[in-house]
Context: one part of a larger RNA
């Protein structure tokens, strides 16, 4: 000097960061990923009714039901997309894990941007429901219904793609890119407003026309990842020899893909003192600390790669996992149980419990920024934006200014003469930071959102839609905060270490090798500036020591 620190004493305020380094110990309760009704076919609920029914009345008509059907509006269930991201930890791992340069003529990318081409004809279930029915529960099971952007079958093929020759280009090979043929295989879903030019047919609708949002192929981009090299990358030789899928071929499987990556054959390779192998220890890195540098240490928060989610395996499904809050199969544990059988995983945010010298609230809130879903409107987000606790740090402010004796009073020392605390109080006059009160009152929010209009773009079109420009409404957790303005009074705000040398700063007294003190050298046995108290000094200050770890 410096810390993610801890202990002692002591502590007014803010600003800004920081907070389980120990048990990847075990966890009670809550919350942390959902969303879409504009994909689909049910159920509810509300308002508006046709057609029927009932009373009531001579009749007009009145009511009460019903409940096709339309409109809003909820939603379990079938589907989509997202639960791969965001969060968390550092366990394992000494490895192409991570830096760093670089390849891939050996490879994949949902969602998004660009442009090309399409979107025809069908068809059979399954949930929901509805009946039986089985279990204490979790959870089934039979038997009928039924829909789709859920599934399948055929067509069509700009295109793609396996093969077979042909032709340019071009590269380090295997070979890549383009062009023309041949031929075998490959797709697709609707929805929602609007509107009546066309087309049907009843003058108003949809099988029609338009807009918008999806769908299917195919190039190319973006973006994201995969694998493959070179280089660095801790200690141990009281660890020297280590390898059988081992090292290479070839045939075959497999991957998105290249390989012994796998698996049958064949040869016998390969790694090591340039430290193989074996042990220990560690995530890695920008970066952080020191430090003139060189280096040495270090790896919290922030940011970037990895890696793991009670232990241990193992695949499903999708573009993307071998999947923190997803399945499955083993074990350990905790629970429930009607003993036949289930259920569960905080290294997400809060929180308990045990370890520890030692680390927080079971808060607020989607206002902003960011994500997911959705046409939108919104809807979800312990990411996030924020407040609470902690002097844990930095760093900023006060805790009063000014004048005030040949100098009070006490205290202390004393050569008894006086010295020192000491302008230091007190008194006087004056200022208002912060605290306290009493009012005002933010920015973070408008380029977003809703409505209106207004130019313009697709349209047959006043529709309806995109885009743009203007005007008008609403939206704040933080927070009545932060700042301003008034009001009151010095009134509420200093402590901690040291005082022999090193190192600034000295007397008194007590003790008597006793209590004790100490970082190193050393103090103490009767005058101790070194131990305990006073008085005084030095030093730093909301701190000040001690201790620990590093340079």
């Nucleotide at each position: 000097g410096a810390c993610g620190a801890a202990c002692g004493c002591u502590g007014g305020c803010g600003g800004c960061g920081u907070g389980c380094c120990u048990a990847a110990c075990a966890c009670a309760u809550g919350c942390a990923a959902g969303u879409c009704g504009a994909a689909c076919g049910g159920u509810c609920c509300a308002u508006a009714u046709a057609a029927c029914u009932g009373a009531a009345g001579c009749a007009a008509u009145u009511u009460a039901g019903g409940g096709a059907u339309a409109u809003g509006g909820a939603u379990a269930g079938u589907g989509g997309c997202g639960g791969a991201c965001g969060g968390g930890u550092g366990a394992g791992u000494a490895a192409c894990g991570c830096g760093u340069g670089g390849g891939u003529a050996a490879c994949c990318u949902g969602c998004c941007c660009a442009a090309g081409a399409g979107a025809c004809c069908g068809g059979g279930a399954c949930a929901a429901c509805a009946c039986u029915u089985g279990g204490a529960a979790a959870c089934g099971a039979g038997u009928g219904c039924u829909a789709a952007u859920a599934c399948c079958g055929g067509a069509u093929g700009c295109c793609c793609u396996a093969u077979g020759a042909c032709c340019c280009u071009g590269g380090c090979a295997u070979c890549a890119g383009g062009g023309a043929c041949a031929g075998a295989g490959g797709a697709a879903a609707g929805g929602u407003g609007g509107c009546c030019u066309c087309u049907a047919u009843u003058u108003a609708u949809a099988a029609g026309c338009u807009a918008c949002c999806g769908c299917u192929u195919u190039u190319g981009g973006a973006u994201g990842g995969a694998c493959c090299c070179g280089c660095g990358u801790c200690u141990g030789a009281u660890u020297a020899g280590c390898u059988g899928g081992u090292u290479g071929g070839u045939g075959g499987g497999g991957u998105a893909a290249c390989g012994g990556c796998c698996u049958a054959c064949c040869a016998a390779g390969g790694c090591g003192a340039c430290g193989a192998u074996c042990a220990g220890u560690a995530g890695c890195c920008g970066g952080c600390c020191u430090g003139a540098g060189a280096g040495g240490g270090u790896g919290a928060a922030c940011g970037g790669c990895c890696a793991c989610a009670c232990u241990g395996g193992g695949a499903c499904u999708g573009a993307g996992a071998c999947a923190c809050g997803g399945c499955c199969c083993a074990g350990a544990c905790u629970c429930c149980u009607a003993c036949g059988g289930g259920a569960g995983g905080c290294a997400g945010c809060a929180g308990u419990g045990g370890g520890g010298a030692a680390u927080c609230u079971u808060c607020c809130g989607c206002a902003a920024u960011g994500g997911a879903c959705g046409a939108a409107a919104g809807u979800c987000u312990g990411a996030c934006g924020g407040a609470g606790c902690a002097a844990c740090g930095c760093c900023g402010c006060g805790u009063g200014u000014a004048u005030g004796a040949c100098g009070a009073a006490g205290g202390c020392c004393u050569u008894c003469g006086g010295g020192u605390u000491g302008u230091a109080a007190a008194a006087u006059a004056c200022u208002g930071u912060c605290u306290u009160u009493g009012g005002g009152g933010a920015c973070g929010a408008a380029u977003g959102g809703c409505a209106g209009c207004u130019a313009u773009g697709a349209a047959a079109a006043a529709a309806u839609u995109g885009u743009a420009a203007c005007u008008g409404c609403a939206u704040g957790a933080c927070g009545g905060u932060a700042c301003c303005c008034g009001a009151g009074a010095a009134g509420g705000a200093a402590g901690c270490c040291c005082c022999g040398g090193c190192u600034a700063a000295c007397u008194a007294c007590g003790u008597g090798c006793c209590a004790g003190c100490a970082g190193c050298c050393g103090c103490g046995g009767u005058a101790a500036u070194a131990c305990g108290u006073a008085g005084g000094g030095g030093g730093c200050a909301a701190g000040c020591g001690u201790u620990g770890u590093c340079c």
Predicted 3D model of a 551-nucleotide part of an RNA (small-subunit ribosomal RNA, 5' domain) from an uncultured bacterium. The RNAcentral record of the full RNA draws on ENA, Greengenes and SILVA.